[in-house]
RNA sequence: UGGGCCGGAUAAAUGGUCGCGGCUGCUAUAUCCGAAAGGUGGCAGGUGAGGAAAGUCCGGGCUUCAUAGGGCAGGGUGCCGGAUAACGUCCGGUGGAGGUAACUCCCAGGCUAGUGCAACAGAAAAUAACCGCCAGCGAAAGCUGGUAAGGGUGAAACGGUGAGGUAAGAGCUCACCGCCAUAUUGGUAACAAUGUGGGCGGAUGUAAACCCCACUCGAAGCAAGACCAAAAUGGGAAUUAUGCGGCGGCCCGUCGCGUUCCCGGGUAGGUUGCUUGAGCUGUCUGGUAACAGGCAGCCUAGAUAGAUGACCAUUCAAGACAGAACCCGGCUUAUCGUCCGGCCCGAUUA
Numbered sequence: 001u002g003g004g005c006c007g008g009a010u011a012a013a014u015g016g017u018c019g020c021g022g023c024u025g026c027u028a029u030a031u032c033c034g035a036a037a038g039g040u041g042g043c044a045g046g047u048g049a050g051g052a053a054a055g056u057c058c059g060g061g062c063u064u065c066a067u068a069g070g071g072c073a074g075g076g077u078g079c080c081g082g083a084u085a086a087c088g089u090c091c092g093g094u095g096g097a098g099g100u101a102a103c104u105c106c107c108a109g110g111c112u113a114g115u116g117c118a119a120c121a122g123a124a125a126a127u128a129a130c131c132g133c134c135a136g137c138g139a140a141a142g143c144u145g146g147u148a149a150g151g152g153u154g155a156a157a158c159g160g161u162g163a164g165g166u167a168a169g170a171g172c173u174c175a176c177c178g179c180c181a182u183a184u185u186g187g188u189a190a191c192a193a194u195g196u197g198g199g200c201g202g203a204u205g206u207a208a209a210c211c212c213c214a215c216u217c218g219a220a221g222c223a224a225g226a227c228c229a230a231a232a233u234g235g236g237a238a239u240u241a242u243g244c245g246g247c248g249g250c251c252c253g254u255c256g257c258g259u260u261c262c263c264g265g266g267u268a269g270g271u272u273g274c275u276u277g278a279g280c281u282g283u284c285u286g287g288u289a290a291c292a293g294g295c296a297g298c299c300u301a302g303a304u305a306g307a308u309g310a311c312c313a314u315u316c317a318a319g320a321c322a323g324a325a326c327c328c329g330g331c332u333u334a335u336c337g338u339c340c341g342g343c344c345c346g347a348u349u350a
Base pairs, nucleotide, nucleotide: 001346002345003344004343005342006341007340008339009338010337012315013314014313015312016311017310018309020048021047023045024044025043026042027041028040032039033038050321054332055331057330058329059328060327061326062221063220064219065218074217075216076215077214078213079093080092081091082090083089094108095106096105097104098103109212110211114210115209116206117205118204130151131150132147133146134145135144136143137142159177160176161175162174163173164172178200179198180197181196182195183194184193185192186191225272226271227270228269234263235262236261237260238259239258243257244256245255246254247253279298280297281296282295283294284293285292286291316319
């Protein structure tokens, strides 16, 4: 200096005026509103979106329902070990693929359990003879047999290359490679290395085919749910402080209606759930790491028709994607730019 790989930070800044939502304090005085629960206005102070708040694709907390135990069905996950509240996430490995490299990518269990499927083409898609090659017969056409080395078809053709061998061929034999079985060694393991055995028709592919194996999963969701509570519906008591009506008059009694009180109920309405949490920042310790622990400090929106905006001034690199609604951990998708760190390959100069 050119090209590349990986990771991180930031997401215009400062000041002023007005406005809006929470919070805290004070306040309302012939005592703000409301029956109550509870709420409202004014003043002051302080505070008010994100790295993805998004998609709602996974996982967990929390809540209600259900809950004697077990199983079937169904869903999910799928190399190994670890992390975690949990995960389909993350970390570290193994194996495979790509790249000169830094590094990146992979739904990566089992088809020597069973069943199925393999379009078109092709003779044949699983115990293969179309052409070819070889042998025999035949005058010939051809027939019978052997043969998977060669041709052709196909995504895939019965281990690959070479040599020996043979009528021609063939794991028929041998060497190396691949595969399968087995032993030893290393490793927690996935797996790797080495040895021995098997000629490999028990070994074509397909499990993103059924299925098998291992592990795992109750359902619904904050409009969950809990509490207060006008009304409606219901139960009880009182009504000699003499309510009205029926039982043809009166009293008692009783029935109905009314009134008052209590219980219950739960609509309108209100409160809560609601933000102190698997929290954030700094530092130390353990661990390769994900992560865990110790110490110190910090409090950082909480609405319920739903706030987070507008204007002015100055500066610059001229501002992308985008907007909380119970809360967290992930994944995925969108994103103008700017800055920082580590690493790889090449060129040049000293």
Bacterial RNase P class A, 350 nucleotides, folded computationally. The model forms 95% of the base pairs in the Rfam consensus. It was read from a public genome assembly, where an Rfam model found it. It matches the Rfam family "Bacterial RNase P class A". About the family: Ribonuclease P (RNase P) is a ubiquitous endoribonuclease, found in archaea, bacteria and eukarya as well as chloroplasts and mitochondria.